Model confidence (mean pLDDT): 81 of 100. c-di-GMP-I riboswitch aptamer, 87 nucleotides, folded computationally. It was read from a public genome assembly, where an Rfam model found it.

[in-house]
């Protein structure tokens, strides 16, 4: 330095599930709570997926149903940076 990822070691991060709060929803967020992570850190018009459908647009008696991102998801896969340092 590289590659790799250890039943090491410092310091992290926190799923569901509940209780505020926000949002039509998916989601978000604060506390709790740990399922679990070596990038579970950062990018969401300018890579690929996936979740909502509020406006709006259709179709219908119709409270119903279709479609659509300008709204999310980074703990879906990809990009970009990072700590430590066994063999």
């Nucleotide at each position: 330095a590289a590659a790799u990822g250890a039943u090491a070691a410092a310091g992290g991060c926190a799923a569901a599930g509940c209780c505020g709060u926000c949002g039509a929803a998916a989601g978000a967020u604060g506390g709790u709570g740990a399922c679990g992570c070596a990038a579970a850190a950062c990018u969401a018009c300018a890579g690929g997926g996936g979740c909502u459908a509020a406006c709006g647009c259709g179709a219908a008696a119709a409270u119903u149903c279709g479609c659509c991102a300008u709204g999310c998801c980074a703990g879906c896969c990809a990009g970009u940076u990072a700590c430590c340092g066994a063999c």